[in-house]
RNA sequence: AGAGUUUGAUCCUGGCUCAGAACGAACGCUAGCGGCGUGCUUAACACAUGCAAGUCGAACGAGAAAUCCCGGGCAACUGGGAGAGUAAAGUGGCGCACGGGUGAGUAACACGUGGACAAUCUACCCCUGAGACCGGGAUACCAUUUCGAAAGGGAUGCUAAUACCGGAUACGAUCCAUAGGGUUCAGGUUCUUAAUAUGAAAGAGUGCCUCUAUUUAUAAGCAUUUGACAUUAGAUGGGUCCGCGGAUCAUUAGCUUGUUGGUGGGGUAAUGGCCUACCAAGGCGACGAUGAUUAGCUGGUCUGAGAGGAUGAUCAGCCACACUGGAACUGACACACGGUCCAGACUCCUACGGGAGGCAGCAGUGAGGAAUUUUGCGCAAUGGGCGAAAGCCUGACGCAGCAACGCCGCGUGAGUGAAGAAGGCUCUUGGGUCGUAAAGCUCUGUCAACAGGGAAGAAACAGUUUGUGGUUAAUAGCUGCAGACCUUGACGGUACCUGUGAAGGAAGCACCGGCUAACUCCGUGCCAGCAGCCGCGGUAACACGGGGGGUGCAAGCGUUAUUCGGAAUUAUUGGGCGUAAAGCGCAUGUAGGCGGAAAAGUCAGUCAGAUGUGAAAGCCCGGGGCUCAACCCCGGAAGUGCAUUUGAAACAGCUUUUCUUGAGAGUGGGAGAGGAAAGUGGAAUAUCCGGUGUAGCGGUGAAAUGCGUAGAGAUCGGAUGGAACACCAGUGGCGAAGGCGACUUUCUGGACCACAACUGACGCUGAGGCGCGAAAGCGUGGGGAGCAAACAGGAUUAGAUACCCUGGUAGUCCACGCCCUAAACGAUGGAUACUUUGUGCAGCGGGUAUCGACCCCUGCUGUGCAGGAGCUAACGCAUUAAGUAUCCCGCCUGGGGAGUACGGUCGCAAGGCUGAAACUCAAAGGAAUUGACGGGGGCCCGCACAAGCGGUGGAGCAUGUGGUUUAAUUCGACGCAACGCGCAGAACCUUACCCGGGCUUGACAUCUGAGGAACCCUUGGGAAACCAGGGGGUGCCGGGCAACCGGAACCUCAAGACAGGUGCUGCAUGGCUGUCGUCAGCUCGUGUCGUGAGAUGUUGGGUUAAGUCCCGCAACGAGCGCAACCCUUGUCUCUAGUUGCCAGCAUUCAGUUGGGCACUUUAGAGAGACUGCCGGUGAUAAACCGGAGGAAGGUGGGGACGACGUCAAGUCCUCAUGGCCUUUAUGCCCAGGGCUACACACGUGCUACAAUGGGCGGUACAACGGGUCGCGAACCUGCGAGGGUAAGCCAAUCCCGAAAAGCCGUCCUCAGUUCGGAUUGGAGUCUGCAACUCGACUCCAUGAAGGUGGAAUCGCUAGUAAUCGCGGAUCAGCAUGCCGCGGUGAAUACGUUCCCGGGCCUUGUACACACCGCCCGUCACACCACGAAAGCCGAUGGUAACAGAAGUCGCUGGCCUAACCCUUCGGGGAGGGAGGCGCCUAAGGUAUGGUCGGUAAUUGGGGUGAAGUCGUAACAAGGUAACC
Repeated sequence: AGAGUUUGAUCCUGGCUCAGAACGAACGCUAGCGGCGUGCUUAACACAUGCAAGUCGAACGAGAAAUCCCGGGCAACUGGGAGAGUAAAGUGGCGCACGGGUGAGUAACACGUGGACAAUCUACCCCUGAGACCGGGAUACCAUUUCGAAAGGGAUGCUAAUACCGGAUACGAUCCAUAGGGUUCAGGUUCUUAAUAUGAAAGAGUGCCUCUAUUUAUAAGCAUUUGACAUUAGAUGGGUCCGCGGAUCAUUAGCUUGUUGGUGGGGUAAUGGCCUACCAAGGCGACGAUGAUUAGCUGGUCUGAGAGGAUGAUCAGCCACACUGGAACUGACACACGGUCCAGACUCCUACGGGAGGCAGCAGUGAGGAAUUUUGCGCAAUGGGCGAAAGCCUGACGCAGCAACGCCGCGUGAGUGAAGAAGGCUCUUGGGUCGUAAAGCUCUGUCAACAGGGAAGAAACAGUUUGUGGUUAAUAGCUGCAGACCUUGACGGUACCUGUGAAGGAAGCACCGGCUAACUCCGUGCCAGCAGCCGCGGUAACACGGGGGGUGCAAGCGUUAUUCGGAAUUAUUGGGCGUAAAGCGCAUGUAGGCGGAAAAGUCAGUCAGAUGUGAAAGCCCGGGGCUCAACCCCGGAAGUGCAUUUGAAACAGCUUUUCUUGAGAGUGGGAGAGGAAAGUGGAAUAUCCGGUGUAGCGGUGAAAUGCGUAGAGAUCGGAUGGAACACCAGUGGCGAAGGCGACUUUCUGGACCACAACUGACGCUGAGGCGCGAAAGCGUGGGGAGCAAACAGGAUUAGAUACCCUGGUAGUCCACGCCCUAAACGAUGGAUACUUUGUGCAGCGGGUAUCGACCCCUGCUGUGCAGGAGCUAACGCAUUAAGUAUCCCGCCUGGGGAGUACGGUCGCAAGGCUGAAACUCAAAGGAAUUGACGGGGGCCCGCACAAGCGGUGGAGCAUGUGGUUUAAUUCGACGCAACGCGCAGAACCUUACCCGGGCUUGACAUCUGAGGAACCCUUGGGAAACCAGGGGGUGCCGGGCAACCGGAACCUCAAGACAGGUGCUGCAUGGCUGUCGUCAGCUCGUGUCGUGAGAUGUUGGGUUAAGUCCCGCAACGAGCGCAACCCUUGUCUCUAGUUGCCAGCAUUCAGUUGGGCACUUUAGAGAGACUGCCGGUGAUAAACCGGAGGAAGGUGGGGACGACGUCAAGUCCUCAUGGCCUUUAUGCCCAGGGCUACACACGUGCUACAAUGGGCGGUACAACGGGUCGCGAACCUGCGAGGGUAAGCCAAUCCCGAAAAGCCGUCCUCAGUUCGGAUUGGAGUCUGCAACUCGACUCCAUGAAGGUGGAAUCGCUAGUAAUCGCGGAUCAGCAUGCCGCGGUGAAUACGUUCCCGGGCCUUGUACACACCGCCCGUCACACCACGAAAGCCGAUGGUAACAGAAGUCGCUGGCCUAACCCUUCGGGGAGGGAGGCGCCUAAGGUAUGGUCGGUAAUUGGGGUGAAGUCGUAACAAGGUAACC
């Protein structure tokens, strides 16, 4: 620091996703050790049990027991002592308001920060210092008694105090008031003076005897310590108030009656409507009141470069709470977690009468939950309470336990070791890899285990003692200081150290398609599954599952949730708004924001300095301590803030003064469809009346509906009525926009130009508000000619609720009132300033010039075009900015859902404005690029159309295909580009199919072993294959005398490696082929342009068959194609002359022979044609047109030759080949059958339908070819197919071989025929092992359909079509097919409008699988979320009254009453209390509306789904341009 993902590709916009860090985590797999931390985020749910707050005998009274000892007693028992002034309880003091927990509530002065209190309190502590005097009456405990189940009370009697009460004393305290002074902004405060009133107390411990009294010793006393009390000051901690700061919603806009203020009173420590009475009517709010929702706040924590964002566990500060609600008491402090009272819910006990309780303390339990620990040890340390102290208490705290929950550290060994072991995996079988990895050898000893040693944390207090000081009469005593000794450890025999043996006990998890480091095999086969995004999986998956290997991290690794980051994706730093989301339809103007020039003053903004504060911890820096680190300690810095204060005065603000340039106003002009009202005019349409006149009119693509003989339309005249204003008219004018168009008048707004006498910043923008606002629509009343939603009819159509036509009502028009929206667009808010140019138009000027008008120069305003810098994603904008800047407003933040729902508001309604969410997708989008496409355009070509000729489609047959059938009818090919195609030839074979019979190392190849030569003959069974036998036979090569051995080919047997497969996949492939298309195209290098895809070149002007050539040009060149080179044909020359030829000569039936090679011909080599020549056209070019010559003329004709590519085109059944499948079968052999079937449909052909013909007879002229398992003459024979015999020929020699149409002659005379030949019967021939299924041909007989073929459709432009025959391949035989050959031999082409295909340029596009594209809506089905809904349920706060516990306060207090007063001693009084009454008030019930939530029959639209249904709306002119 970025990356993936929209596209065929590109740039941009924009969302989604990923890589990082973090965590109080959870889950999965795994797990050796230690240190330091952390550990109910959920149910503020409910809690069993134990513990968590007591202490003081030096405040007080009283005071056991067990047990032991001593004594008495026979014993029971009893007395004394110790236990012990102990335990327990009580009075009293202090504490219990701290510490600990939790975060429910709280949006608040709760918190943070900084201030204020002159409006305040503060126990214990410290300082100060006056005093502590005289009295009094009770009471708990206890004893007796009583009620009760218990909890707990009642009565009587006794008693103490540092408990309680009265009085005295009174300073600097408090209160009231007077006078004076200081101080303060004010309220006020402070000091002094004098007077009045009020308010205190408590003792205890220890020691001593100097003084006094009894005189042993004690008391008073003295001394000392401590406690109590008035007062002062401090410290600490609270209380209150204020400025500022930090959540969301405006679909919460108005809230408030103690409300806001005042006065009097009350209350509090204290201000205050805090409370009360009266008075006034205020107070808060768009700078967000009120309401709703959410939330403890902060230091900090996480993240981030920062600014920010998120968060508020542990630690620390503050707040709030303690089962829920209310209340007070006590107290220095509470409205009190382990206190009280009341109400409620819940739990427990109960004798049913009544009682008890509150873990959000520490452990622990249940429940909830994905999830969070031990009912541990200790007060040794730190801290707290009480105490004089010892000490006691302390679940605070210190420790231990559990948990990889986190951070940090360590280990699981180190070195060497190649036979690169075994084994695994893979493999092209060579190898590669795990891998120096292991084993082996040599070492080390951390951790763990065991054994031994063994800390620091401890300082004190107290006690003993020494020294010294203070007090005192005192060397007692007490006390302060210093030293010595003694004593105290939960953790824990822990940390740490040493030793022993031993590599021994210690590695997993995730990932490996891209992002993102890491690749292979097998399995699976859109299944199973994966997935963070893009996306993988449909038989070769680096993406699923497993194995091997690799990568990353490591006692952990992954996943999930969440936060920040990346995200400049809310943009202060740091974004945008013409077309991507986004400028309000336009103006006016309030608040607000911003604001010209000069001078002076001021200082709240701004800047600088100082001071205070910004707790500690944390972060950062430096240093130090645990072996390091985490962790801890010390110091520093920082804390960008707030406050106070001192300055500065440029800028901004404020005040004052001034100015004129902004703005306004004035004078004089002209322009204008600016607005409103009234009036006027002509053309046209329509209607009515009348005349003329007759059969149509009208309308359309074509028609029809309609009108018209009752007289239309046409035409003439007249009348009526309404609406709109031709020409002028113009990217002309005016207006803020909407908008405004005949003419005249009236009223009226604005802009502009010129001038420069006036005002003096009066300005700009503008949230709300207010006004205007096309068309349509609504209301009331008019009006209504034309046009025209709805509607009706006619057409069109598969349908046509449309487009077209005929009608036609609202409406369009007017008046008044609403509506308030538009693609209300320049898709561009307003204002101001600045910034190169050119050229129009409109308005008003100036200069020059003129008699005048032009022309020319120039200023301002408005309105256009082109274009530069700059900007922009690009397109484009460009002084009328989308440039450069400033100010203000509005708006945007992925697509869909949706401008929808709900709510509010406006409206008569229609509807408008405001305006979500659930859910769903990974895109949606902008601009531009290349293609493709268009029922877009331009140019051009092609038998593409047209012009012609002949066919097909109808018939019969042949052949192929589909379908059907079948045991099988093998398989492939399917628009052109499958269908007489693979098949250049299925009776067997072929043959792949079916049925049956057989074989299993196999019909075929290689290897091993054994045997045998090979081979020949033969028997039985069988359809054959084959099975079971019999006989004969012994070769070749080498060695060896020989016996014999070995070898090669071949055969048989055996075993296994393997063979075999026309089995699958042409969508795994090679090769070959088809097609666009013999169309003229397809590309590259360098350069240039563009951010880029790409463009340029290759476009343009001409021309061509051609990207052929020329010219031009930011291009210059090049390649593959075109053309040419090749073959053939057409002319000529040369060479050669047999098997060919024959002019002349001889000869013959005959080029038969002699002879010859001239000609023909053959086959070699050449020539020839190049727009070369002439003329014209053309840019003088390329080229075209015409002509000459020439056999041939403009590529002469034909062929071969097929660019980049397209169609996943065809072929695994030609061949080759990966993978899969099969292996006594999907292989191989054999026999028979099938591929030849047949209601039907299609393609391609043949033959015909006849007279341009048919039959018969005669007669003429080819070329290409083929031939020895062959062609086969001649002769004989058969009607014929053919047969017999047989010459010649390996072929320019012989044969096939007859060419046919043609020509001559003759018959037929228009008919189902002398046309046509199907079909069928009979008889044959040939081939072949064999013609039944299933061959061809011949003869005789038979003689079907068919009379030129509907819609539609094919071929052909010259030696072509048409027509005629001939040859060949395949082949035993079989040809209407195929491939060739020649004979005869036309017609037509005006032309490119249309159909089809193609090329180039251009245009549109929502297509890119590319129009066979894309895509919309209803309906049907399934699922999901949401809205409405009669109602039902719940929550919540409000209003109105009701009711009213406990309690404070007030009143009362007839009843009760120790202290004080009076008293005649009976009592009375003061004071207090019970009780009663009243105010307030929690829970509660009643009524009533509000808000929120849940649910609901039914209903509404929305979204998503597999190839459903109906249509075709949009994208091309999308076939009616689209859209608002």
The RNA shown here (small-subunit ribosomal RNA) has 1524 nucleotides and comes from an uncultured prokaryote.
Model confidence (mean pLDDT): 84 of 100.
Its Rfam family is "Bacterial small subunit ribosomal RNA". Gene Ontology terms of the family: ribosome and structural constituent of ribosome.
The RNAcentral record of the sequence draws on ENA.